[in-house]
RNA sequence: AAAAUUAUUAGGCAAACUUAUCGAAAGAUAGGGACGCAAAGCUACGAGUCUAAUAUCCGUAUGGAUGAUGAUAGUCGGGUUGCCAAG
Numbered sequence: 001a002a003a004a005u006u007a008u009u010a011g012g013c014a015a016a017c018u019u020a021u022c023g024a025a026a027g028a029u030a031g032g033g034a035c036g037c038a039a040a041g042c043u044a045c046g047a048g049u050c051u052a053a054u055a056u057c058c059g060u061a062u063g064g065a066u067g068a069u070g071a072u073a074g075u076c077g078g079g080u081u082g083c084c085a086a087g
Stems, first nucleotide, its partner, number of pairs: 005087001012037002017032006035074001041080003045077003048072003055066004
């Protein structure tokens, strides 16, 4: 010096719920709010999960089925960046 691990310092993020907006929906953004998080920072590459608009099929019809090109990083893995530091 680097890496791993564990206390610690300074701090950081923000679940549910709620208000407004966007969206077909899942969900997202902003404000409030804290369940928790050592990457609960970023990234949709892989897997999983969620939704099902356009589309295709079935049906007399109300509808039903399939299905991401949508979403999820606080589902997991990968990639990448970062704070403190005794032992």

The prediction has a mean pLDDT of 83.
The RNA shown here (c-di-GMP-I riboswitch aptamer) has 87 nucleotides and comes from Terribacillus sp. AE2B 122.
Taxonomically the source falls in Terribacillus (Bacteria, Bacillota, Bacilli, Caryophanales).